[in-house]
This is a predicted structure of a 550-nucleotide part of an RNA (large-subunit ribosomal RNA, domain I) from Desulfotomaculum nigrificans CO-1-SRB. The organism belongs to Desulfotomaculum nigrificans, within Bacteria. The coordinates come from a structure-prediction model, not an experiment, and the mean pLDDT is 81.
Context: one part of a larger RNA
RNA sequence: GGCAUACGGUGGAUGCCUUGGCGCUAAGGGCCGACGAAGGGCGUGGAAAGCUGCGAAAAGCCACGGGGAGCCGCAAGCAGGCAUCGAUCCGUGGAUACCCGAAUGGGGCAACCCGGCGGAGAAAAGCUCCGUCACCCUGCACUGAACCCAUAAGUGCAGAGGAGGGCACCCGGGGAACUGAAACAUCUAAGUACCCGGAGGAAGAGAAAGAAACAUCGAACCCCGAAGUAGCGGCGAGCGAAAUGGGGCGAGCCUAAACCAGGAUUCUACGGAAACCUGGGGUUGCGGGACCCUCAAAAAAGUAAUUGCCAGUCCUAGCUGAAGACACCUGGAAAGGUGCUGCGUAGAAGGUAACACACCUGUAAGCGAAAGGGCGAAGAUUACCGAGGGAAUCCCAAGUACCGCGGGACACGAGAAACCCCGCGGGAAUCCGGGGGGACCACCCCCCAAGGCUAAAUACCCUUAGCGACCGAUAGAGAACAAGUACCGUGAGGGAAAGGUGAAAAGCACCCCGGGAGGGGAGUGAAAAAGAACCUGAAACCGUAUGCCU
Numbered sequence: 001g002g003c004a005u006a007c008g009g010u011g012g013a014u015g016c017c018u019u020g021g022c023g024c025u026a027a028g029g030g031c032c033g034a035c036g037a038a039g040g041g042c043g044u045g046g047a048a049a050g051c052u053g054c055g056a057a058a059a060g061c062c063a064c065g066g067g068g069a070g071c072c073g074c075a076a077g078c079a080g081g082c083a084u085c086g087a088u089c090c091g092u093g094g095a096u097a098c099c100c101g102a103a104u105g106g107g108g109c110a111a112c113c114c115g116g117c118g119g120a121g122a123a124a125a126g127c128u129c130c131g132u133c134a135c136c137c138u139g140c141a142c143u144g145a146a147c148c149c150a151u152a153a154g155u156g157c158a159g160a161g162g163a164g165g166g167c168a169c170c171c172g173g174g175g176a177a178c179u180g181a182a183a184c185a186u187c188u189a190a191g192u193a194c195c196c197g198g199a200g201g202a203a204g205a206g207a208a209a210g211a212a213a214c215a216u217c218g219a220a221c222c223c224c225g226a227a228g229u230a231g232c233g234g235c236g237a238g239c240g241a242a243a244u245g246g247g248g249c250g251a252g253c254c255u256a257a258a259c260c261a262g263g264a265u266u267c268u269a270c271g272g273a274a275a276c277c278u279g280g281g282g283u284u285g286c287g288g289g290a291c292c293c294u295c296a297a298a299a300a301a302g303u304a305a306u307u308g309c310c311a312g313u314c315c316u317a318g319c320u321g322a323a324g325a326c327a328c329c330u331g332g333a334a335a336g337g338u339g340c341u342g343c344g345u346a347g348a349a350g351g352u353a354a355c356a357c358a359c360c361u362g363u364a365a366g367c368g369a370a371a372g373g374g375c376g377a378a379g380a381u382u383a384c385c386g387a388g389g390g391a392a393u394c395c396c397a398a399g400u401a402c403c404g405c406g407g408g409a410c411a412c413g414a415g416a417a418a419c420c421c422c423g424c425g426g427g428a429a430u431c432c433g434g435g436g437g438g439a440c441c442a443c444c445c446c447c448c449a450a451g452g453c454u455a456a457a458u459a460c461c462c463u464u465a466g467c468g469a470c471c472g473a474u475a476g477a478g479a480a481c482a483a484g485u486a487c488c489g490u491g492a493g494g495g496a497a498a499g500g501u502g503a504a505a506a507g508c509a510c511c512c513c514g515g516g517a518g519g520g521g522a523g524u525g526a527a528a529a530a531g532a533a534c535c536u537g538a539a540a541c542c543g544u545a546u547g548c549c550u
Stems, first nucleotide, its partner, number of pairs: 001549009015535001016500002020471002022468009031165002039100003042055003046078001050074002061094006070082003105114003115133007135162002137159007169200001170198005180187001184234001210217002221248004231239002252453003255397001259280005265274003285431001287396004291390005302384003307380001312375005318367003324340001326339004341358002343347001349361003402426007412438001433448005487494002507534001510521004
């Protein structure tokens, strides 16, 4: 030095565990903000570094309700307190809520600095405190230029007006590349990522100028399906419908115009005209309405998405809730074994010193709200709402439809390319009218554009309850622990590691060695080879002892 055996050290694999994650289902809820948000800074405890809570009224204050014996957060101990005159705790409503932040009196290198005005502190020019002072918009009033009226502008008052934030979801305006096509340019990726604007608890869409096919349906939305079909496509890669059908939900309405009445204004040839405002009227495609005539009549019935009360119901705390104190055995411990007994609309689950229907929390079943909120029938308020005939005239959404050119979007790449949208140019008709049915024409059929509103089923997030041939600490979230922490970076940003004594601290009084660390006794404990560097404790690696070999 090697090998072997034994015993240790180191190390933290493995097994077991789970407070944390991941995914799904169901139900419920869904915007916050100048009445100062979201998010922070700094404070705040008897002593207080971190987290949590809270805000100079600072781990809290008030009221109401729940609850019923302990309490002063994580978090022990010390000190000191509170509580059946009902504390702590839970729920609802309120008070307070420093400084920064849209940040808004002015400034500024966020959490700081400096002011004006009014008031208070007995008095002061000083100090402190309270209130108030940004900009824009809208309405009203007053003042009022160039320029006579007017207008612009200014001033005052009023406004829960706007501003900023929000993971994801939604609508709109812009809009890539890598990549794929085995290269690459049309194409694809993809209208994706990303940027911007906007809205809401949903958004968007939506009451046929529809879809169809000779039969019809009857707003829009979502799901299944049709269907990887019809199609599109350097007919490559690839892209990829729609209707019928089956379900979910279910809802329909208001204007413009013709016509009538009123009004101020402008222009005026003083005869009036014009557009405008208000009210009535009117809202449709077996065309409708105005207009004229007749009947009916103010109400009732009906409808409603507006308002809004009560009953009820649900949410935001909770409450009741059956049956073994059974005997013996093993054991540190009984919930295990044996025997006997009971309940069950409850034998889900978790805990309790091992495996508990009957020990605890619960479970089945049932009950419950002073306060705030959701839904909410009847009722009330408000709004809407009749029929027939006539046929002459009038109206029925204009720089619109449509056409040309250039684009976009439609599953559809210019194609035979309709339909839809945009830019430039041209530019109609009013029912004997107009659009569509995938070039176009005819016939036929369907439908009324150029104004607007509209719940629900849908998307997403959160909460609650539950579930899992999901993970079990190198897994599962990055995070089971002071985790978006420590740490790194000027910054945008990046981003960890780290769980387990024991049933219970009973966490080793006392003695010995040692400066201590540590160890040996003693004691606790079922176990200390569970002693906090703590369950199990693999391997590498390091030793000690012995044997063999060199």